[in-house]
Context: one part of a larger RNA
RNA sequence: GAGCGAACGUUAGCGGCGGGCCUAACACAUGCAAGUCGAACGAGAACGCUCCUUCGGGAGUUAUUAAAGUGGCGCACGGGUGAGGAACGCGUAGGUAAUUUACCCUUUGGCGGGGGACAACAUUCCGAAAGGAAUGCUAAUACCGCGUAAGACCACACUCACUACGGUGAGAGCGGUUAAAGGUGCCUCAAAGCACCACCAGAGGAUGAGCCUGCGUCCCAUCAGCUUGUUGGUAAGGUAAUGGCUUACCAAGGCGAAGACGGGUAGCUGGUCUGAGAGGAUGAUCAGCCACACUGGCACUGGAACACGGGCCAGACUCCUACGGGAGGCAGCAGUGAGGAAUAUUGGGCAAUGGGCGAAAGCCUGACCCAGCCACGCCGCGUGUGUGAUGAAGGCCUUCGGGUCGUAAAGCACUGUGGGGAGAGACGAAAAAGCGCAUCAGGAAAUGGUUGCGCCUUGACGGUACCUCCUUAGCAAGCACCGGCUAACUCUGUGCCAGCAGCCGCGGUAAUACAGAGGGUGCGAACGUUGCUC
Numbered sequence: 001g002a003g004c005g006a007a008c009g010u011u012a013g014c015g016g017c018g019g020g021c022c023u024a025a026c027a028c029a030u031g032c033a034a035g036u037c038g039a040a041c042g043a044g045a046a047c048g049c050u051c052c053u054u055c056g057g058g059a060g061u062u063a064u065u066a067a068a069g070u071g072g073c074g075c076a077c078g079g080g081u082g083a084g085g086a087a088c089g090c091g092u093a094g095g096u097a098a099u100u101u102a103c104c105c106u107u108u109g110g111c112g113g114g115g116g117a118c119a120a121c122a123u124u125c126c127g128a129a130a131g132g133a134a135u136g137c138u139a140a141u142a143c144c145g146c147g148u149a150a151g152a153c154c155a156c157a158c159u160c161a162c163u164a165c166g167g168u169g170a171g172a173g174c175g176g177u178u179a180a181a182g183g184u185g186c187c188u189c190a191a192a193g194c195a196c197c198a199c200c201a202g203a204g205g206a207u208g209a210g211c212c213u214g215c216g217u218c219c220c221a222u223c224a225g226c227u228u229g230u231u232g233g234u235a236a237g238g239u240a241a242u243g244g245c246u247u248a249c250c251a252a253g254g255c256g257a258a259g260a261c262g263g264g265u266a267g268c269u270g271g272u273c274u275g276a277g278a279g280g281a282u283g284a285u286c287a288g289c290c291a292c293a294c295u296g297g298c299a300c301u302g303g304a305a306c307a308c309g310g311g312c313c314a315g316a317c318u319c320c321u322a323c324g325g326g327a328g329g330c331a332g333c334a335g336u337g338a339g340g341a342a343u344a345u346u347g348g349g350c351a352a353u354g355g356g357c358g359a360a361a362g363c364c365u366g367a368c369c370c371a372g373c374c375a376c377g378c379c380g381c382g383u384g385u386g387u388g389a390u391g392a393a394g395g396c397c398u399u400c401g402g403g404u405c406g407u408a409a410a411g412c413a414c415u416g417u418g419g420g421g422a423g424a425g426a427c428g429a430a431a432a433a434g435c436g437c438a439u440c441a442g443g444a445a446a447u448g449g450u451u452g453c454g455c456c457u458u459g460a461c462g463g464u465a466c467c468u469c470c471u472u473a474g475c476a477a478g479c480a481c482c483g484g485c486u487a488a489c490u491c492u493g494u495g496c497c498a499g500c501a502g503c504c505g506c507g508g509u510a511a512u513a514c515a516g517a518g519g520g521u522g523c524g525a526a527c528g529u530u531g532c533u534c
Base pairs, nucleotide, nucleotide: 001534002533003532004531006530007529008528009527010526013381014380015379016378017377018376019374020373021339026337027336028335030334031333032332035073036072037071040070041069048061049060050059051058052057080292081291082290089217090216091215092214093213094212095211096210099209100208104205105204106203107202108201109200110199112146114144115143121136122135123134124133125132126131151178152177153176154175156173158171159170160169161168162167182197183196184195185194186193218264219263220262225255226254227253230252231251232250233249234248235247236246237245267289268288269287270286271282272281273280274279294315295314296313297312298311317328318327319326320325345371347370348369349368353367354365355364356363357362384414385413386412387411394405395404396403397402418475419471420470421469422468423467428461434455435454436453437452438451440449478523479522480521481520482519483504484503485502489518490517491516492515493514499506500505
């Protein structure tokens, strides 16, 4: 000098864009943060309103409802944090002939015929509660057989091609194994049929993921030897898959001064800061990857988890209890206590972007978009402009002549950013769905599908931005410094005292160094100080 997620002191007008627990991965009251589908399925209230009534009640509507249940998809995304971890964790370059991939896209072939249950519900019972048990009834795109098998998989034997010599790919053969589910709409007297969405089995793609390898990745040698599933092999198990990943047996190996092993510290990277660069330091915000979800362990479901707002066990802590037993997990968004020098609202909205579910309408979304608080940072604007000498008054200094504050003020003439008042008033919105018209493909036709045009509808921010008019110079400047380094000097007070100080050093009676004043210098809605980095 530059920089900062800063803090502290003094001061403080406005706006834009960003940022905001670096400490206790400390404990958490309360609310919200993951649901959705009735076009998979059975069942199905009440309030209210209307009518009837023997005044007890009943009927209709509410109701294709609510609330719940079975079932499907989602909950592995999104959001948070950086505790652990020195590791194929991350970065980079590759490999997978050792693998997988729900939803999505393209394409091929299918979707036949049956069965038995279990919730919900009803009744009974247990329990303080959380919750649970028994009996009975029932549906399905839930579950289970059967049929079918182009294809796929497995075993056997064969041919061809490639090969890293381990195998891999293609083809034909024989035997075995393996599927499925309906819903809505159109048409119709009905059956059948058609359309769309779903379902099953393959092939290809896309995307995501797993695993392996080369190289790189902090400090300590006052850590020098470490290792028995250890190193390798065979066989088996396990996995989507390779592998001591696991087990049995066999061999005795494997690593190490090019730093093993041990200890300490740390999320890694793109980047960020600094620097002419080389380098050094760093890893907030944003983006990629990893790890974690009270602490430790474990599996279940699933395409994917060993799963933040799922489960089980153990532990600590908190809460409820009828003492028998139960409930909980903010490192989601707000918010509270504590810690700390220090870090915000228990706000609005799904209008946009994106996500989940749904045919769609739509529902959900503390992701997100906005608003609130804070000079925390960067940037922009303002606090007036012109004129004005009798160089006024006053302050300070003085050699007492004067000098200086100083065109500064007053006065005169203007302007109206910001502030205040009034009016007008957005962009962000594209649509989707619906309706109408046309078009293309396919159909016997109708619904339906593709594409295009038109109509209709949707804004949290927000009556905000922006614009126009009115108003009055009226309401808006401070902070640090002035001995040298270093831009800026005099007076008074004090008298090695009180004090200053980044270094050198000032102060013991004329202190440009302390304190005050006048004047000056620097920066300016900031200015200084402290801490940290180069």
Predicted 3D model of a 534-nucleotide part of an RNA (small-subunit ribosomal RNA, 5' domain) from an uncultured bacterium. The RNAcentral record of the full RNA draws on ENA. Its mean pLDDT, the model's own confidence on a scale to 100, is 82. It matches the Rfam family "Bacterial small subunit ribosomal RNA". Rfam links the family to the GO terms structural constituent of ribosome and ribosome.